Context: one part of a larger RNA
RNA sequence: UCGCGGUUAAGGAAUUCGGCAAAUUAGUCCUGUAACUUCGGGAUAAAGGACGCCCCAAGCACUUGGGGUCGCAGAGAAUCGGUCCAGGCGACUGUUUAACAAAAACACAGGACUCUGCUAAAUCGAAAGAUGAUGUAUAGGGUCUGACACCUGCCCGGUGCUGGAAGGUUAAGGAAGGAUGUUAGCCGCAAGGCGAAGCUUUCGACUGAAGCCCCAGUAAACGGCGGCCGUAACUAUAACGGUCCUAAGGUAGCGAAAUUCCUUGUCGGGUAAGUUCCGACCUGCACGAAUGGUGUAACGAUCUGGACGCUGUCUCAACCGCGAGCUCG
Numbered sequence: 001u002c003g004c005g006g007u008u009a010a011g012g013a014a015u016u017c018g019g020c021a022a023a024u025u026a027g028u029c030c031u032g033u034a035a036c037u038u039c040g041g042g043a044u045a046a047a048g049g050a051c052g053c054c055c056c057a058a059g060c061a062c063u064u065g066g067g068g069u070c071g072c073a074g075a076g077a078a079u080c081g082g083u084c085c086a087g088g089c090g091a092c093u094g095u096u097u098a099a100c101a102a103a104a105a106c107a108c109a110g111g112a113c114u115c116u117g118c119u120a121a122a123u124c125g126a127a128a129g130a131u132g133a134u135g136u137a138u139a140g141g142g143u144c145u146g147a148c149a150c151c152u153g154c155c156c157g158g159u160g161c162u163g164g165a166a167g168g169u170u171a172a173g174g175a176a177g178g179a180u181g182u183u184a185g186c187c188g189c190a191a192g193g194c195g196a197a198g199c200u201u202u203c204g205a206c207u208g209a210a211g212c213c214c215c216a217g218u219a220a221a222c223g224g225c226g227g228c229c230g231u232a233a234c235u236a237u238a239a240c241g242g243u244c245c246u247a248a249g250g251u252a253g254c255g256a257a258a259u260u261c262c263u264u265g266u267c268g269g270g271u272a273a274g275u276u277c278c279g280a281c282c283u284g285c286a287c288g289a290a291u292g293g294u295g296u297a298a299c300g301a302u303c304u305g306g307a308c309g310c311u312g313u314c315u316c317a318a319c320c321g322c323g324a325g326c327u328c329g
Base pairs, nucleotide, nucleotide: 001324002323003322004321005320006319007318008317010315011314014313019310027051028050029049030048031047036041038147052069053068054067055066056065057064058063070074082308083307084306085305086304087303088302089300090299094106095105110145111144112143113142114141115140116139122131123130124129148295149294150293151292153225154224155223158222159221160218161217162216163215164214167213168212169211173207174206177203178202179201181199182198185194186193187192226244227243228242229241230240253287254284265281266280267279268278269277
């Protein structure tokens, strides 16, 4: 000097990103217990009191009552909740990155859409076969959302899905017909020319399904949900009007938010002092309704702000024990 453990005057978070770490609390019995609430909880809420030993009495006993007595201390050691207020997120118990992340991520009960009539759909497998399931739509698969309460607006133009079949387009295949090559034969003195049938190569009107074009439906399918100008008897603002565009122009609710750039927005609260926090406002750069919206009791080794208690976190360090280091041997 370091590590581990212990104690500390006065102060008590002044430390620090942050009470990290440590300290406080702690058992049993009795009293008592708020907001809120899904009436179950919250709750060991909070806040208080008692606790040893001896004698006597009552009593079957547990125990209760009375008297006495010792210590600084009686749950005498050890085991053994600090508490409260407010907010964000996620309802909850659970699960997860074996070995840097335990969470607001995943799951979840519940909700919805969709597919599937049984040799089911879906999945594995060239197949046989198997799972689904020794199940049968109150079943099984897929996708999204995520308890509960109140709700879930408008848009089908694009993409997707479902349905439709009149018309257009359209493959293989079929095919009327045409053409090429070949040549029995014919013509020709020859060179050569013509050339049936068959075979061959090829073109091909016409025919020809789904699909696509097309016509509808569908958003708890993928998704989307405007701009400019004017206007009220102070000013300001605009219930109102005009105009352009769109498939339709964001409804309810919420809002400087896990979303707000400007921004430490403005006002209020808390502090002596508050870029954080809480309550409002709305000018939402760039919230918004199952990619769910807004609330919400309970719950959380969650995140954020505050308070009480408590403390060597600190003012500011000191001492003790153990171990290491260092010096000497």